[in-house]
Overview
Two RNAs folded together computationally: RNase P RNA and transfer RNA, 426 nucleotides in total. Its mean pLDDT, the model's own confidence on a scale to 100, is 78. It holds a member of the Rfam family "Bacterial RNase P class A". It is annotated as a ribozyme. From the family's description: Ribonuclease P (RNase P) is a ubiquitous endoribonuclease, found in archaea, bacteria and eukarya as well as chloroplasts and mitochondria.
């Protein structure tokens, strides 16, 4: 000087002038208006993919279907998050990435190619010591039929662990030695697991659970259009069905438990106002503990509540020349979308001292 | 706010036991025919909305993003 990887932050300002909208005072003609003070869209408000708080149904009590997560160990109100470790992969590193229990409970698939895709073979091959046929000088040749091999070779994503060396008629873990893998036991670690020691040479003989499926762990339902209070208006009309052995009870099934009446059609009123609606698993700062995520302690502060939907319009400078976009009960996280700018660590190349 | 479903050839639709992508209409060419139309062979036409991942392989299975129907409240 270049190329790269992690984290945190910002994401338009300042002034006037007109206007929206929440709380509090005040005044008024108290119907609504006006002055004043303070305040008023995000890092994602977005998708609605998890997760709760909250409020409602008497059952949430246990069960079966059904979902959901999947290494270990913490964090948290909890989780499919988020940390930290352990295993695999990726990168020259810094760092990034894994839907990461179980194929020794069954039970499916592995197309095509290839002899054979799992209690798995013989295509092209390699002996043919025994046996069998045939030559012949009893010495030896040949067939390759019987039998014997799965080392080499071919297909194929994937073929009966891997290199050597010994053996054999050729071979083969057949024996050896190392390495792999599998089980026990020993150290270290809370544990995932790692290291070594013996001992097997193996029945654990391929794959694949985002196949079925065992295991091991959570899971009541619905949702703010959720639920409450007021006030108003009408027609608790009319029809069917079941009917105590029945019905009904917030996804289905069962058991159990409450209740005693439900459901279904047609009509017919009302769709208004207030709560809920913002003081929070809230934010900031400091200092302890923790590798870390967090967590306690003190002090400090209130920071949107619309209700057909509140930030808009002009001027002036400025400058990063303005990206992605506006709350709708509220928070923890995921995941997308995103112009340009700041800072800070750590990594690799090149140069020069 | 909560639930279902669906995107494939110029159109409308099939396939979703994971191993071949198809009908039908439409378009082209031949035969037939005095032409036409009918009819009858043949043939062309496709990043199976995008984009990651499982797998040896994915239209098909999981996940994200677009977009479209549609049901309750």
């Nucleotide at each position: 000087g270049g190329a790269g990887u992690c984290g945190g932050c910002c994401g338009g300002a300042u002034g006037g002038c007109c206007g929206c909208u929440g709380u509090g005072u005040c005044g008024c003609a108290u119907g609504g208006c006006g002055a004043c003070a303070c305040g008023g869209a995000g890092g994602a408000a977005a998708g609605u993919c998890c997760g709760g708080g909250c409020u409602c149904c008497a059952c949430a009590g246990g069960g079966c279907a059904g979902g959901g997560u999947g290494c270990c160990a913490g964090g948290u109100a909890a989780c499919g998050c988020c940390u930290g470790g352990g295993g695999g992969g990726c990168g020259u590193g810094a760092g990034c990435c894994c839907a990461c229990g179980g194929a020794a409970a069954g039970u499916g698939c592995c197309a095509c190619a290839g002899a054979a895709a799992a209690c798995a073979g013989a295509c092209c091959g390699c002996c043919g010591a025994u046996g069998g046929c045939c030559c012949c000088g009893c010495g030896g040749g040949g067939c390759a039929c019987a039998g014997g091999c799965a080392a080499g070779g071919g297909u194929g994503a994937a073929a009966a662990g891997g290199u050597g060396c010994g053996g054999u008629a050729a071979g083969a873990g057949c024996g050896c030695a190392c390495c792999g893998c599998g089980c026990g036991g020993c150290u270290g670690g809370c544990a995932a697991c790692a290291g070594u020691c013996c001992g097997c040479g193996g029945c654990a003989c391929g794959g694949u659970a985002a196949a079925c499926c065992c295991c091991a762990c959570c899971c009541g339902g619905a949702g703010c259009a959720a639920g409450g209070c007021c006030a108003a208006a009408u027609a608790g009309g009319g029809g069917a069905g079941c009917c105590a052995u029945g019905g009904c009870g917030u996804g289905g099934c069962c058991c159990g438990c409450g209740c005693u009446g439900c459901u279904c059609c047609c009509g017919g009123g009302u769709a208004g106002g207030c709560c809920g609606c913002u003081a929070g698993a809230g934010g900031c700062g400091u200092g302890c503990g923790g590798u870390g995520a967090c967590g306690c302690a003190c002090g400090c502060c209130c920071c949107a509540g619309a209700g057909g939907a509140a930030u808009g319009g002009c001027c002036a400078u400025c400058c990063u020349c303005g990206a992605c976009a506006g709350a709708a009960c509220c928070c923890g996280g995921c995941u997308u979308a995103c112009a340009g700018g700041c800072c800070g660590a750590c990594u690799c190349c090149c140069c020069c001292u | 706010g909560g639930g279902g479903c669906c995107g494939u050839a110029g159109c409308u639709c099939a396939g979703u036991u994971g191993g071949g992508a198809g009908a039908g209409c439409g378009c082209g060419a031949c035969a037939u025919u005095c032409g036409c139309a009918u009819u009858g062979u043949c043939g062309a036409g496709g990043u199976c909305a995008g984009g990651g991942g499982u797998u040896c392989g994915a239209c098909u299975c999981c996940c994200c993003u677009c977009g479209g129907c549609u049901c309750c409240a």